[in-house]
Context: one part of a larger RNA
RNA sequence: UUAGGUUUAAAGGGUGCGCAGGCGGAAAUAUAAGUCAGUGGUGAAAUCCUGCAGCUCAACUGCAGAACUGCCAUUGAUACUGUUUUUCUUGAGUAUAGUUGAGGUAGGCGGAAUGUGUAGUGUAGCGGUGAAAUGCAUAGAUAUUACACAGAACACCGAUUGCGAAGGCAGCUUACUAAACUAUUACUGACGCUCAUGCACGAAAGCGUGGGGAGCGAACAGGAUUAGAUACCCUGGUAGUCCACGCCGUAAACGAUGAAUACUCGUUGUCUGCGAUAUACUGUAGGCGACUGAGCGAAAGCAUUAAGUAUUCCACCUGGGGAGUACGUUGGCAACAAUGAAACUC
Numbered sequence: 001u002u003a004g005g006u007u008u009a010a011a012g013g014g015u016g017c018g019c020a021g022g023c024g025g026a027a028a029u030a031u032a033a034g035u036c037a038g039u040g041g042u043g044a045a046a047u048c049c050u051g052c053a054g055c056u057c058a059a060c061u062g063c064a065g066a067a068c069u070g071c072c073a074u075u076g077a078u079a080c081u082g083u084u085u086u087u088c089u090u091g092a093g094u095a096u097a098g099u100u101g102a103g104g105u106a107g108g109c110g111g112a113a114u115g116u117g118u119a120g121u122g123u124a125g126c127g128g129u130g131a132a133a134u135g136c137a138u139a140g141a142u143a144u145u146a147c148a149c150a151g152a153a154c155a156c157c158g159a160u161u162g163c164g165a166a167g168g169c170a171g172c173u174u175a176c177u178a179a180a181c182u183a184u185u186a187c188u189g190a191c192g193c194u195c196a197u198g199c200a201c202g203a204a205a206g207c208g209u210g211g212g213g214a215g216c217g218a219a220c221a222g223g224a225u226u227a228g229a230u231a232c233c234c235u236g237g238u239a240g241u242c243c244a245c246g247c248c249g250u251a252a253a254c255g256a257u258g259a260a261u262a263c264u265c266g267u268u269g270u271c272u273g274c275g276a277u278a279u280a281c282u283g284u285a286g287g288c289g290a291c292u293g294a295g296c297g298a299a300a301g302c303a304u305u306a307a308g309u310a311u312u313c314c315a316c317c318u319g320g321g322g323a324g325u326a327c328g329u330u331g332g333c334a335a336c337a338a339u340g341a342a343a344c345u346c
Stems, first nucleotide, its partner, number of pairs: 003318004007300002012314001014201004021194003025088004030083002033081002035077008049065006091191001092188003095184006103177007110154001114150008125136002162169002206247006215241002220236004258313006266291010295302002319346003328339004
C1' cells in the first nucleotide's frame, strides 16, 4: 500500500467543540477544469508480441507489421463531478406559544440519625463475637430524659423513572443559567455531516496551599483465629473522605457496540407533549424498556435505540510472550501520564 476486520476472538479514541482536509439536498443557466469522442504531432533504435525468412534445428540473426496503453495540440459532446449565476424548501437554523426534568453554578433553610459536652434519673455492668478477648465502666459507664454544639449524608417518595456530550446528577427553597421536546409552518435559504492537529470538560485515588474533621477509615497498634495469619473477625485509629483555590488526566471512563443520514415485519409496557372523541380508550411526535420475525452472526445473540440494507468522515487492529517494558521526547511539584520499539523465545 492493498485486502479483510473492530459487542464477546487483536481492534471504537473517556466525552464534546471545532480550524485545515474529506464528503454533501432539489431545479435551471453559463463554462468546459475533471470526464468522453474524433483528428494531427510526438512516443529514437534495440527489447516484447505476431507473421515470414537466414544459419542442417534451436538459441541467435534479418525483414515487415502490430504495439509503445503516454504526452502535447486542436475540433467537438455535456449525463456526471468542479466552477459561475439565478431560484426552491424537504436537510439545518431562527421566530412565536407552551411543556418537561436528581441538567449546571451560587446562596439560604430543614428534620431524622450519629458523635461530643453540660445537667437530671439510675446501678453494675456495657460492648463485641462462631466463641472470646483487647476496649469502656463505681473517678458512676451502658440505658434513659432535657438542653446545647459539630460535621457529613439526605430515609420514605424511588421506578427496566427522569436529565446530561461523557464523567455524572436525588431533602426543601431562591437567584442566575444551559438544554430537549411539542404545536404553528411565520422567517432565513444548504447556512449541512464528519473531523487529523488543537482547545475544553473529565469518577475515584493521589498531590500543593489554607480551612474543617461527626461518622467511616488505607497505614499503624492491640485482641482473636491459625501450623503460621504481615489477612478474613473484633477493639481502637492517622492520612483521606468534606470545603475553597490550583494540579493530576487516568478507570471493566462499558452498551466492552465512534458520529451522521436514509431505508427495512410485528406485539407489549412506560415517561413527556399535542390532537380528536368524551372518562378510558385511540391517533401522532420525541425518549426509556421487554419480547419476537426477515436479515445478519462462528455462535451466544442483535433485531426501527441493529450487530440488518447502504453512503460519508474519523479512530483503531494484523500470532502469543518479551511489553504498554527499554530508549528518546513531551507534559507533570511529584506520583506518574502520553508517545512507544528491538534482540530473544514459542
Model confidence (mean pLDDT): 87 of 100. This is a predicted structure of a 346-nucleotide part of an RNA (small-subunit ribosomal RNA, central domain) from a metagenome. The full RNA is in RNAcentral, with records from SILVA.